[in-house]
This is a predicted structure of a 409-nucleotide RNA (Bacterial RNase P class A) from a Planctomycetota bacterium. It was read from a public genome assembly, where an Rfam model found it. Of the family's consensus pairs, 97% are formed in the model.
RNA sequence: CGAGCGGGCCGGAUGAUCGCGGGGUCCCCUCCGGGGGGCUUCGAGGAAAGUCCGGGCUCCGCAGGGCGCAGAGGUGGGUAACGCCCACCGGGCGCAAGCCCAGGGAAAGCGCAACAGAGAGCAGACCGCCGAUGGGCCCCUUCGGGGGUCACAGGCAAGGGUGAAACGGUGGGGUAAGAGCCCACCGCGGGGUCGGUGACGCCCCCGGCACGGCAAGCCCCUCUGGGAGAAAGGCCGAAUAGGGAAGGACGGACGCCCCCCUCGGGGGGCGCCCACGGCGUGGCCCGCGCCGCAGGACUUCCGGGUUGGCCGUUCGAGGCCGCCGGCGACGGCGGUCCCAGAUCGAUGAUCAUCACGCCGCGGCAGCCGCCGCGGCGCACAGGACCCGGCUUACAGGCCCGCUCGCCGC
Numbered sequence: 001c002g003a004g005c006g007g008g009c010c011g012g013a014u015g016a017u018c019g020c021g022g023g024g025u026c027c028c029c030u031c032c033g034g035g036g037g038g039c040u041u042c043g044a045g046g047a048a049a050g051u052c053c054g055g056g057c058u059c060c061g062c063a064g065g066g067c068g069c070a071g072a073g074g075u076g077g078g079u080a081a082c083g084c085c086c087a088c089c090g091g092g093c094g095c096a097a098g099c100c101c102a103g104g105g106a107a108a109g110c111g112c113a114a115c116a117g118a119g120a121g122c123a124g125a126c127c128g129c130c131g132a133u134g135g136g137c138c139c140c141u142u143c144g145g146g147g148g149u150c151a152c153a154g155g156c157a158a159g160g161g162u163g164a165a166a167c168g169g170u171g172g173g174g175u176a177a178g179a180g181c182c183c184a185c186c187g188c189g190g191g192g193u194c195g196g197u198g199a200c201g202c203c204c205c206c207g208g209c210a211c212g213g214c215a216a217g218c219c220c221c222u223c224u225g226g227g228a229g230a231a232a233g234g235c236c237g238a239a240u241a242g243g244g245a246a247g248g249a250c251g252g253a254c255g256c257c258c259c260c261c262u263c264g265g266g267g268g269g270c271g272c273c274c275a276c277g278g279c280g281u282g283g284c285c286c287g288c289g290c291c292g293c294a295g296g297a298c299u300u301c302c303g304g305g306u307u308g309g310c311c312g313u314u315c316g317a318g319g320c321c322g323c324c325g326g327c328g329a330c331g332g333c334g335g336u337c338c339c340a341g342a343u344c345g346a347u348g349a350u351c352a353u354c355a356c357g358c359c360g361c362g363g364c365a366g367c368c369g370c371c372g373c374g375g376c377g378c379a380c381a382g383g384a385c386c387c388g389g390c391u392u393a394c395a396g397g398c399c400c401g402c403u404c405g406c407c408g409c
Base pairs, nucleotide, nucleotide: 001405002404003403004402005401006400007399008398009397010396012354013353014352015351016350017349018348020043021042022041023040024039025038026037027036028035029034045380049391050390052389053388054387055386056385057229058228059227060226064286065285066284067283069225070224071223072222073221074088075087076086077085078084089103090101091100092099093098104220105219109218110217111214112213126160127159128156129155130154133153134152135150136149137148138147139146140145168186169185170184171183172182173181187209188207189206190205191204192203194201195200233311234310235309236308243302244301245300246299247298251274252273254271255270256269257268258267259266260265276292277291278290279289280288318337319336320335321334322333323332324331325330356377357376358375359374360373361372362371363370364369
């Protein structure tokens, strides 16, 4: 210098004029509810976004059991928690820095594998290889047999070919040709020693290979999850006939009291238990609590009224700085700061100058460039209960560390 990898950060500045929301203070007006004005102070983001995860907070029947459903899925750690982050392990990619992984189980079961191909799961022989064995033909023969040839029966799966995948791979021995048939190494399975918290790794021994792939098809295993969400929820105020329609549950045992009676019993009231119906919990069932037996709980629909204010609500797992512990995520301690709270929803507009980038012209200069003038551009996007993450969008720019290549010293 070129190409690249990882991480961190900024994302306009100043002034003038007009304008907006919150707090404080002073003044004026008031129908005492409030309204207006002056001064002062504060006033969006790295993503405020998507609302995808996790929590705080609030309410519901403290959330117990079963089934179902959803989610997570290497190991260890961080954290309030997480599907986030850090470190490590294993696999894949890259020369490397580094990046990526839905990364549990396929000897529990079901299922799937198009096309091609001979054969796709305990398979198969198309091309091919062989001539051991049987057979045909020819030759020789000491009549025991030997040799040659064909490839009919047969043997083989090395090589070729198909495919995403072909029933371990490479090399050697062996054989008629071959084959874990035998051997070495690798892979695989089982066992053991050692190291590591662990995932796992190194080494040794045994086994001739059985148990192929897909779980991002169902499934199995482990772990997690009660639901609803600021329109949560609380207070005050206002309003109202508690309107109309449809649906809506069965009774039984026991105790006490009263009445009738043909002394067998029958009827009524109350209590309690069971059953039944319904609401509360928002997949179902049980459990739990409450309500209800026709003067009827409750459900659905229609109609009508009100539709204002305050709290929750912004001081918080908070920001910044320093020291200490840790490889790191992060934690501890000390100091310091207060930093939006609207509720039809405030932070905007215009102008000037500067900064930054691009273009054109002119000047200087041996080159990189520098100076002046003019023009254009300056992103993505805006809180709404609050945090921690992830993801996505983004003009332009800065910094740090590292890798590879080339050149020079």